The prediction has a mean pLDDT of 81.
Predicted 3D model of an 80-nucleotide RNA (transfer RNA) from an uncultured Peptococcaceae bacterium.
Rfam family: tRNA. The family's RNA type in Rfam is transfer RNA. From the family's description: Transfer RNA (tRNA) molecules are approximately 80 nucleotides in length.
[in-house]
RNA sequence: GCGGACGUGGCGGAAUUGGCAGACGCACCAGACUUAGGAUCUGGCGAGCAAUCGUGAGGGUUCAAGUCCCUCCGUCCGCA
Numbered sequence: 001g002c003g004g005a006c007g008u009g010g011c012g013g014a015a016u017u018g019g020c021a022g023a024c025g026c027a028c029c030a031g032a033c034u035u036a037g038g039a040u041c042u043g044g045c046g047a048g049c050a051a052u053c054g055u056g057a058g059g060g061u062u063c064a065a066g067u068c069c070c071u072c073c074g075u076c077c078g079c080a
Stems, first nucleotide, its partner, number of pairs: 001079007010026003019063001028044005046053002056072005
């Protein structure tokens, strides 16, 4: 340089054909239990005062985009 795959909460990782984003697990926080801790159980857990916004960054298509198209950034694999 060329080709391909991927990028989603603190972490891993779902989301069929474009149609409620964050399922599920881990971590964390609060409570119950305990002398205390662990385990277990219950609830919570992106941003914002709120309206709303939020899928690497920006733009496009669409009534509607994590998903399709374009450019860029990053990671990985292959070829040279």